The prediction has a mean pLDDT of 82.
This is a predicted structure of a 73-nucleotide RNA (transfer RNA) from an Ignavibacteriota bacterium.
[in-house]
């Protein structure tokens, strides 16, 4: 320089066009319960990398750009 794959809460991780106001595990707050902690139960906060473009509707398709990974002289 080409080619192929990936990107979603603080971390993993579901999701394949409408049922999504984005679920679910840890971690965090908060509140029960303990003498206190642990643990357990209840409830809370918090995510679609960016920018077009397809559709009546996009986290899902497509196209670029960023980033990371792998292949290839």
């Nucleotide at each position: 320089g080409c080619c192929c794959c990936c990107a979603u809460c603080g971390u993993c991780u579901a999701g394949a066009g409408g049922c999504c106001u984005a679920g679910g595990a840890c971690a965090c707050g908060a509140g029960c319960u303990u003498u206190u902690c642990a643990a357990g139960c209840u409830u809370g906060u918090a995510a679609c990398a960016c920018g077009a473009g397809u559709u009546c509707g996009a986290a899902u398709c497509u196209c670029g750009u960023u980033g990371g990974g792998g292949g290839u002289a």

Record summary: RNAcentral records the identical sequence in 4 taxa. The RNAcentral record of the sequence draws on ENA and Rfam. Rfam family: tRNA. By type it is a transfer RNA.